[in-house]
RNA sequence: AGAGUUUGAUCCUGGCUCAGGAUGAACGCUAGCGGCAGGCUUAACACAUGCAAGUCGAGGGGCAGCGGUAUGUAGCAAUACAUAGCCGGCGACCGGCGCAAGGGUGCGUAACGCGUGAGCAACAUGCCCGUCACAGGAGGAUAAACCAUGGAAACGUGGCCUAAUACUCCAUAGUAUCACUCCCAGGCAUCUGAGAUUGAUUAAAGCUACGGUGGUGACGGAUUGGCUCGCGUGACAUUAGCUAGAUGGAGAGGUAACGGCUCACCAUGGCGACGAUGUCUAGGGGAACUGAGAGGUUAAUCCCCCACACUGGUACUGAGACACGGACCAGACUCCUACGGGAGGCAGCAGUGAGGAAUAUUGGACAAUGGAUGGAAAUCUGAUCCAGCCAUGCCGCGUGCAGGAAGACGGCCCUAUGGGUCUUAAACUGCUUUUGUAUGGGAGCAAUAAGUUCUACGCGUAGGACGAUGAGAGUACCAUACGAAUAAGCAUCGGCUAACUCCGUGCCAGCAGCCGCGGUAAUACGGAGGAUGCGAGCGUUAUCCGGAUUUAUUGGGUUUAAAGGGUGCGUAGGCGGUCUGGUAAGUCAGUGGUGAAAUCUCCGUGCUCAACAUGGAACGUGCCAUUGAUACUGUCGGACUGGAAUGGGGAUGCCGUAUGCGGAAUGUGUGGUGUAGCGGUGAAAUGCAUAGAUAUCACACAGAACACCGAUUGCGAAGGCAGCAUACGAAUCCUUGAUUGACGCUGAUGCACGAAAGUGUGGGGAUCAAACAGGAUUAGAUACCCUGGUAGUCCACACAGUAAACGAUGAUAACUCGCUGUCGGCGAUACACAGUCGGUGCCAAGAGAAAUCGAUAGUUAUCCACCUGGGGGAGUACGACCGCAAGGUUGAAACUCAAAGGAAUUGACGGGGGCCCGCACAAGCGGAGGAACAUGUGGUUUAAUUCGAUGAUACGCGAGGAACCUUACCCGGGCUCGAACGGUCAGUGAACGCGGUAGAGAUACCAAGGUCCUUCGGGACGCUGAUCGAGGUGCUGCAUGGUUGUCGUCAGCUCGUGCCGUGAGGUGUCGGCUUAAGUGCCAUAACGAGCGCAACCCUUGCUGAUAGUUACCAUCAGGUAAUGCUGGGGACUCUAUCAGGACUGCCGCCGUAAGGUGAGAGGAAGGGGGGGAUGACGUCAAAUCAGCACAGCCCUUACGUCCGGGGCGACACACGUGUUACAAUGGCAGGUACAGAGGGCGGCCAGGCAGCGAUGCCGCGCAAAUCUCGAAAGCCUGUCUCAGUUCGGAUUGGAGUCUGCAACUCGACUCCAUGAAGUUGGAUUCGCUAGUAAUCGCGCAUCAGCCAUGGCGCGGUGAAUACGUUCCCGGGCCUUGUACACACCGCCCGUCAAGCCACGGAAGCUGGGGGUGCCUGAAGUCCGCGACCGCGAGGGGCGGCCUAGGGCAAAACUGGUAACUGGGGCUAAGUCGUAACAAGGUAACCGU
Repeated sequence: AGAGUUUGAUCCUGGCUCAGGAUGAACGCUAGCGGCAGGCUUAACACAUGCAAGUCGAGGGGCAGCGGUAUGUAGCAAUACAUAGCCGGCGACCGGCGCAAGGGUGCGUAACGCGUGAGCAACAUGCCCGUCACAGGAGGAUAAACCAUGGAAACGUGGCCUAAUACUCCAUAGUAUCACUCCCAGGCAUCUGAGAUUGAUUAAAGCUACGGUGGUGACGGAUUGGCUCGCGUGACAUUAGCUAGAUGGAGAGGUAACGGCUCACCAUGGCGACGAUGUCUAGGGGAACUGAGAGGUUAAUCCCCCACACUGGUACUGAGACACGGACCAGACUCCUACGGGAGGCAGCAGUGAGGAAUAUUGGACAAUGGAUGGAAAUCUGAUCCAGCCAUGCCGCGUGCAGGAAGACGGCCCUAUGGGUCUUAAACUGCUUUUGUAUGGGAGCAAUAAGUUCUACGCGUAGGACGAUGAGAGUACCAUACGAAUAAGCAUCGGCUAACUCCGUGCCAGCAGCCGCGGUAAUACGGAGGAUGCGAGCGUUAUCCGGAUUUAUUGGGUUUAAAGGGUGCGUAGGCGGUCUGGUAAGUCAGUGGUGAAAUCUCCGUGCUCAACAUGGAACGUGCCAUUGAUACUGUCGGACUGGAAUGGGGAUGCCGUAUGCGGAAUGUGUGGUGUAGCGGUGAAAUGCAUAGAUAUCACACAGAACACCGAUUGCGAAGGCAGCAUACGAAUCCUUGAUUGACGCUGAUGCACGAAAGUGUGGGGAUCAAACAGGAUUAGAUACCCUGGUAGUCCACACAGUAAACGAUGAUAACUCGCUGUCGGCGAUACACAGUCGGUGCCAAGAGAAAUCGAUAGUUAUCCACCUGGGGGAGUACGACCGCAAGGUUGAAACUCAAAGGAAUUGACGGGGGCCCGCACAAGCGGAGGAACAUGUGGUUUAAUUCGAUGAUACGCGAGGAACCUUACCCGGGCUCGAACGGUCAGUGAACGCGGUAGAGAUACCAAGGUCCUUCGGGACGCUGAUCGAGGUGCUGCAUGGUUGUCGUCAGCUCGUGCCGUGAGGUGUCGGCUUAAGUGCCAUAACGAGCGCAACCCUUGCUGAUAGUUACCAUCAGGUAAUGCUGGGGACUCUAUCAGGACUGCCGCCGUAAGGUGAGAGGAAGGGGGGGAUGACGUCAAAUCAGCACAGCCCUUACGUCCGGGGCGACACACGUGUUACAAUGGCAGGUACAGAGGGCGGCCAGGCAGCGAUGCCGCGCAAAUCUCGAAAGCCUGUCUCAGUUCGGAUUGGAGUCUGCAACUCGACUCCAUGAAGUUGGAUUCGCUAGUAAUCGCGCAUCAGCCAUGGCGCGGUGAAUACGUUCCCGGGCCUUGUACACACCGCCCGUCAAGCCACGGAAGCUGGGGGUGCCUGAAGUCCGCGACCGCGAGGGGCGGCCUAGGGCAAAACUGGUAACUGGGGCUAAGUCGUAACAAGGUAACCGU
């Protein structure tokens, strides 16, 4: 100090989450020791039991119990009993002091309660200290004890006696108190202080060891307390008004004291937006945690203050209490009871129950410290000091150290003869002994008391020495011995975040703080190995701060992300021009006081270190007082004119209000002309019209709005404002510089204005037009379109108060580079000019996330006001206010999500735009879709019908040959080193195998024959056995390689450097022209380059050269029935090699150029000549594990392998691709002509013979430019004559041929016979732009044969059409919008249905706290009073006021619950539609 998470990616906004620290913690797993701390956060719930406040005999009467002594009795004695307050002492009692401290808790309290600083001239103060003075006398009671007596008890009652430091009275007294008078001084209104005079009032206690100690009054001190005030100290305004002793006065009472504290009277005040009152919550502080700090949070332990003591009230005593372990009363609860009545208060220490996630022993000691009492010893002390329990925290120590590689065994992993890792880790060797065990020693804490003694002096104090006393504890600590001996876990390992592999599981089980993992290769689940982190702990949970600058003072924002009020006026408030004087409140500086200690920080010191403890310093940022400074702010004066305003003069405008006037249009009415339609739409219909519409003319009426001018214009605060005129009113601008002299700016609350729609009352009503009706559209159409049509639209008055009321931009003032236009006004009036005001436009700097802004969204200083804190829930609910209503304003929470959002980028998409291309459409030709058959597929069937391919891009596809084989499928029969191959070992035999038997065969058996090479070790080949490697067309093409299809032969896809941008990215590659083309040219922050395009390659078309055999034959010669047949030739064709040729090169026109164009020239060919090969970056998790390869998984007497048979060929059906046809441009018969490219020895086969034929037999030639296979359409002639035919040939019967072990399932071909459907094919759809379509045949691969009508090639004959790019499809470029990015087959809204969750309303039911009124009213203070007691003081009793509590009543507030009801949220695959995002298919949105 940051990180993860919104996106395809980016920047920003913004939330959520994490890493850190902390805790009085709890839970899980684990656990060796010690030190120091801490330990009911919940029920201020209830409490058994014990203890926590007593002490003094030196105040008193006394003497129960104990001890002593004395005496007596009994007894030998020990001892027992009795007597005696005689002594030590002392229960109970009177009296004194204490019990108000210490200890506990946090209920209440939002308060002078606390903190801080002041004040009391308005007060008290026991014990303590100092000073002064005093203590003389008198008296009467009472407790205990004793006697009697009541009661179960608690507890009393009566009688007699008695004492005091108990009580009362008298005396004395002052610097005390009170009253009067006088004087002085001071202060702060009341006053205070000193002094003087007079009068009045109040004291005392003794004890003694004679040293003292105690008592009384007064003054002073110290300490502690009481009261008052300034400032500070929670939440909510959905709490806005509160208040009757309330605010004040003067008087009285009361108090220690001031005071409405209380009372009578008088006045009517007091508090409040600077938050009164109310409600809710809460003890406050020092401090603690966190944080860089500022802050935020907390209030355990320790310290200070407060409050409380079962709940509520009350007083008494006292120096002090309205009293935790006191009293009285009331209430609730618990206990005892003899039922009559009593007792109690752990929020003291332990402890118990309960509650709870959760918090300890019914311990020891007064040794120390402190407290009470006492002269003291001492007693008491659950304060305190110690111990016990608990890893609750902090700190420290240990669980060994060194050597040791065969890198052991074992585990785990791997590329597996081997390697890696756990791992120097272990074993083993040596060493050490903290801890542990055993034994022994053993503290400090202790100071001193009584007492003894010494010293000093102011003679009863101080100091020194000696001097009993230890709970903890035989603890800490020390020494010795033994022996590595007694001692390691927890969490994590996808990223954040340090740490990785294997197995299991298979969206299951589970994990998860956030993002997210898991659907068969999970570093994310579970286990294992390993690793990482921390370590006697480690994780989890909860809470706080931090990170979070995410409430922003430090330190945020408001055009579009959340956020400027709709606008103005203006109150409070905040802020405010120039000069000058005073003052000194703010401000600054110095000084003083205070800011407790502890804590924190620094420097030291003590425990072996540390934690911890302790000394000193610093800090405590504050408050108060005082002295000074005076720049700034404030304040009080004086002056100024620049801000502001007024006046004078001028200008401007759709500025406002009121009144009047005008024409066009529309509608209606009347009349005329006129006739069949009008109107309306995408097309129609509803509607109007022969009762005369529409159209047209004239006249009349009505209401509303004001064409042209008109604009990027003008005015206004905003809303808004438009015909013309007048009146009244307001504003702005310019000028002048006359007047005032800061009069200003902003502006919560408030007031006013405020579009449209809407409301009320009354008018008005032409047009348009919610609702409504009808007609269409549609699957539906409660819409869009059409025909009508009412509120409304208009006016007046009154409400309402909202809009996307927008510049989504508050107001004011100052400052900041330029450019040019332009609009309006002013100056000037000149068509110069520059100035000023307002509006609009481009831009530098600057700003901004960017888009953009750029006199602001900059700078600055300002100043003011307002608003916001993730999305949804929700502008909803409740409450309040306003409103006639509609509704408006204000405005939450539960719950839920990890995003929601802004700007920009690249794509994709659009029923967006522009440009362009393609047999894409159009124009044509021929087909498919109907029939039969062939073939493939789906489906069905089957033992099996093996598998794959499935929109385009599967379906005559893998398959370029399924009868067996192939073959992967099914049935059956066999084999298990296996059908094939390699290695090792052992045995054995040559190998091989005619023939025979069994069998469906594989195979098994019999068996003729055969007898290898050798260096004699053995080897080759086979068989048998063992063993290591097998084998699998089993699965995953979504683990892969390779290959392929498609977009697409479309023109695109990228890179380097530079430049631009925060960045994703852009530029280049855009623009103009051009091209088939990102092909070029021009332009240009780009310049270049790569993969594609093109070219290079093959083929074809022309020519030349070279070469001629098997090809060719013009000339010459020979020859034949005929033929390049022969000699020969190298001319031609051809063959096959090399060249040439075409490049817009030439010409005209257009163009800057590139290029285009022309029936141009020339040329075989002309603008890419035709065809092929060639397929960029990528897309489709496209296809293929069955061609091959390969990872993982699976099978191993089988999912391997061999064999026989069957199947892949099934058949109600559906689809694709084809073939043949439906005929006369044809069929049939006869005659006749011309190819190219290929193939051929298990072959092609001339020729001959046989057969109708398939074919058979004989047989020449040819491994081929030599031999051979071979055309058809065409042409000529004849016939058929429109018909299911002389078309068509399916199907079926019969007879054959050929291949092959074998044609039944299941071959092809031939012949004879048979002669089906079909007469040109619905919606729809396919191919093709020239040697193309169409049509005709030929060849080849595979192959024994062939189901080939398929595929791949070859040539023959040989068309039509293209106006053109509106439309369909596909594609390219640019641009635009986007809420899409799995990318429109996208996204997404609402109702309904289902489940779950929280919330609102609600008849009613049921609580709570508080207030009010009335009734009643305990204890108790105070007040009053005749009877009774008392000499009296006084008491009793009675009455009154007030009050806790109780009762009744009505209302308000606030909870819980509830039939039913309302919307909301969430939930892989429900229903209906399709509202939004593209022009989202009616642009969307806001208000009504």